[in-house]
RNA sequence: UCCUUAUCAAGAGCCAGGGGAGGAAAUUGGUCCUGUGAUCCUGCGGCAACCUGUUAUUUUCUUAAUUGAAAGUAGUAAGGUGCUAAUUCCAACAGACACACAGUCUGGAAGAUGAGGG
Numbered sequence: 001u002c003c004u005u006a007u008c009a010a011g012a013g014c015c016a017g018g019g020g021a022g023g024a025a026a027u028u029g030g031u032c033c034u035g036u037g038a039u040c041c042u043g044c045g046g047c048a049a050c051c052u053g054u055u056a057u058u059u060u061c062u063u064a065a066u067u068g069a070a071a072g073u074a075g076u077a078a079g080g081u082g083c084u085a086a087u088u089c090c091a092a093c094a095g096a097c098a099c100a101c102a103g104u105c106u107g108g109a110a111g112a113u114g115a116g117g118g
Base pairs, nucleotide, nucleotide: 001118002117003116004115005114006113007112008111013044015043016042017041018040022033023032024031027092028091029090030089045084046083047082050080051079052078053076054075055074056073057072058071059070060069061068088110093107094106095105096104097103
């Protein structure tokens, strides 16, 4: 950097230090956050449960044998990530409902994260 796949309506810091102007991925529009110091970096804390580990249990296959294996379910949080304002902050493209307007829903695109692969 590309491909495949799963998830994205829940959850979690008025903490300490650094830093000093924009930030919420990009473009446009909206709406927010921000010198009462944000975004960001470090430390500590927290959340979650994707992968590994581990515990219990179910099914199937297997074995002399709960002997071994695979898959599922429920837990745990030790390891690897991730996350810790707002639904991925909302919309943009297509469609359905409604149709006076406002609006509601579904799908897609783009993006984020995990796992696997080139």
SAM riboswitch aptamer (S box leader) from [Bacillus] enclensis, 118 nucleotides, folded computationally. Taxonomically the source falls in Rossellomorea (Bacteria, Bacillati, Bacilli, Caryophanales). The model forms 94% of the base pairs in the Rfam consensus. The sequence is in RNAcentral, with records from Ribocentre.